Overview: A computed fold for a 73-nucleotide RNA from a bacterium, annotated as transfer RNA. The sequence is in RNAcentral, with records from ENA. Model confidence (mean pLDDT): 82 of 100.
[in-house]
RNA sequence: GGAGGUAUAGCUCAACGGUCAGAGCAGGGGACUCAUAAUCCCUUGGUUCAGGGUUCGAAUCCCUGUGCCUCCA
Numbered sequence: 001g002g003a004g005g006u007a008u009a010g011c012u013c014a015a016c017g018g019u020c021a022g023a024g025c026a027g028g029g030g031a032c033u034c035a036u037a038a039u040c041c042c043u044u045g046g047u048u049c050a051g052g053g054u055u056c057g058a059a060u061c062c063c064u065g066u067g068c069c070u071c072c073a
Base pairs, nucleotide, nucleotide: 001072002071003070004069005068006067007066010025011024012023013022018056027043028042029041030040031039049065050064051063052062053061
């Protein structure tokens, strides 16, 4: 320099172009226990990387930029 992939909660990841973007872990509260752990219940938490475009409607499709990963040179 070229090509491909990827970016969503604190972390790991889901999510047919259409209901309120969800799950596990973590965090908070509670139950249980003499107490702790484990277990169970409830619950908080999101500018979906940034900027544009298409569309009645975009996390999802298109373009550009940025970060990361892989491959080629």